[in-house]
RNA sequence: AAAGCCCGCCGGGCGAUCGCUGGCAGACGCUGUCUGCGAGAGGAACGUCCGGACUCCACAGAGCGGCGUAGCAGGUAACACCUGCCCACCGUGAGGUGAGGAUCAGAGCAACAGAGACGAGUCGGCGCGCGGCUGCGGAAACGCGCAGUGCGCCGGGUGAAACGGGCAAUCUCUACGCGGAGCAACACCAAGUAGGCAGCCGACGAUCCUGCUCGGGGAGGCUGCGGGUAGGUGGCUCGAGCCGGCGCGCGAGCGCCGGCCUAGAGGAAUGAUCGCCACGGCGCCAGCGAUGGCGCCGCACAGAAUCCGGCGUACAGGCGGGCUUUGCUU
Numbered sequence: 001a002a003a004g005c006c007c008g009c010c011g012g013g014c015g016a017u018c019g020c021u022g023g024c025a026g027a028c029g030c031u032g033u034c035u036g037c038g039a040g041a042g043g044a045a046c047g048u049c050c051g052g053a054c055u056c057c058a059c060a061g062a063g064c065g066g067c068g069u070a071g072c073a074g075g076u077a078a079c080a081c082c083u084g085c086c087c088a089c090c091g092u093g094a095g096g097u098g099a100g101g102a103u104c105a106g107a108g109c110a111a112c113a114g115a116g117a118c119g120a121g122u123c124g125g126c127g128c129g130c131g132g133c134u135g136c137g138g139a140a141a142c143g144c145g146c147a148g149u150g151c152g153c154c155g156g157g158u159g160a161a162a163c164g165g166g167c168a169a170u171c172u173c174u175a176c177g178c179g180g181a182g183c184a185a186c187a188c189c190a191a192g193u194a195g196g197c198a199g200c201c202g203a204c205g206a207u208c209c210u211g212c213u214c215g216g217g218g219a220g221g222c223u224g225c226g227g228g229u230a231g232g233u234g235g236c237u238c239g240a241g242c243c244g245g246c247g248c249g250c251g252a253g254c255g256c257c258g259g260c261c262u263a264g265a266g267g268a269a270u271g272a273u274c275g276c277c278a279c280g281g282c283g284c285c286a287g288c289g290a291u292g293g294c295g296c297c298g299c300a301c302a303g304a305a306u307c308c309g310g311c312g313u314a315c316a317g318g319c320g321g322g323c324u325u326u327g328c329u330u
Stems, first nucleotide, its partner, number of pairs: 001326010012277007020040002023037006042301001046312002049310005054182004061214004066178005071085005086100001087098004101173002106171002108167002122156009132146002135144003186234004196225006208216002241260008279298008
């Protein structure tokens, strides 16, 4: 100097004016209005792929089915997440990826090619046999030959893979684990009609408890016609929270101490303008260069809706740290 690998971070700040929403305090003509203070969209709010908190089924269980994980040990509320180690593969390397238990419990798959891809069986050579011949030689024993057949050994061709293999990210087996639904959960209040009519099921036990069975439970349920209503309040934000320091740990993280409060809308607020600053880009000027001055531009992915922990995906421009390889110089 170049090329890479891994990790962390920013992606605007300050002030003024006007506007919107919540909170706190005060006042008032108190369904509300006014004044003051202070706050107001993310690192992913996206995907809805996992795990939970919370709410209900519900008094809550067993079995089957179904689903998930899969080397060892840790972290965590928990997880299919994260960390360390081992192993396998990729990379010169820093590093990256991993569905990483089991093929004698049993099935299944492998196009084409090949005889043959689960019990089937091809070609060649050698060896050891078996029985046969209307063949040859021989008196016979037997020898040679022919075709068949059993076993063994070594090879060939086809193919990714052939006396044995591959695939379990095909079913399956083993070990461990798992109720279901979801804030449109759910709770309460007000108003209103018709507490309607008909049929069927139901204490010989219905609906319901994800699917099935057992079991639980205990009174309405389902369908059709017809009528009324669509309002309001809560849930709703102080959290497995954030920041800093010290200590322990290889690490993920954990403990202690101190500080901070940072949206809660309700068809959906968080905006607009101006000025200054910071950062970045472009252009011009000065300068050997570092750098300085002036002008213009303000850009990415994208917006809370019960809330957290992860993973995946998107991201203009930029900052920092550690490590690896190569080249050059000393």